[in-house]
RNA sequence: AAUAUUCUUUGGGGCGAGGUGUAAUUCCUCACCGGCAGUAUAGUCUGCGAAGAAUGCCGCAAGCUUGGCAUUCCCGAAUCGGCGCAAUUCCGAUACCGACGGUUAAAGUCCGGACGGGAGAAGAAAAAG
Numbered sequence: 001a002a003u004a005u006u007c008u009u010u011g012g013g014g015c016g017a018g019g020u021g022u023a024a025u026u027c028c029u030c031a032c033c034g035g036c037a038g039u040a041u042a043g044u045c046u047g048c049g050a051a052g053a054a055u056g057c058c059g060c061a062a063g064c065u066u067g068g069c070a071u072u073c074c075c076g077a078a079u080c081g082g083c084g085c086a087a088u089u090c091c092g093a094u095a096c097c098g099a100c101g102g103u104u105a106a107a108g109u110c111c112g113g114a115c116g117g118g119a120g121a122a123g124a125a126a127a128a129g
Base pairs, nucleotide, nucleotide: 005125006124007123008122009121010120016030017029018028019027031109032108033098034097035048036047037046038045043096044095052073053072054071055070056069057068058067060063078094079093080092081091082090100112101111102110
């Protein structure tokens, strides 16, 4: 000096107005929102994370049901024009997408799992060699 590793903190936003109805923040019209890394600045590119499924292992409370870990599967959606060395990222226009369970009526926006998990971000410590 650098690194394995350990610890701490941090780490997701959004239904406002009108309509119908016994009933809707769930339907209809308008509105609103956009995790992380990379890259000319990205919900739509590439990759990652969350949700869901299967399998295996571990734990003990011995499971249709619960907890942890690992692997695999699954995993939405954009075009045109402009500027430029460079942008599916900026500017302009017009589009599109959004887990599972619940609900007096169908949910990206309400409630719940979740005071959870988490890609990652910041900081601290740091042995052997």
This is a predicted structure of a 129-nucleotide RNA (FMN riboswitch aptamer (RFN element)).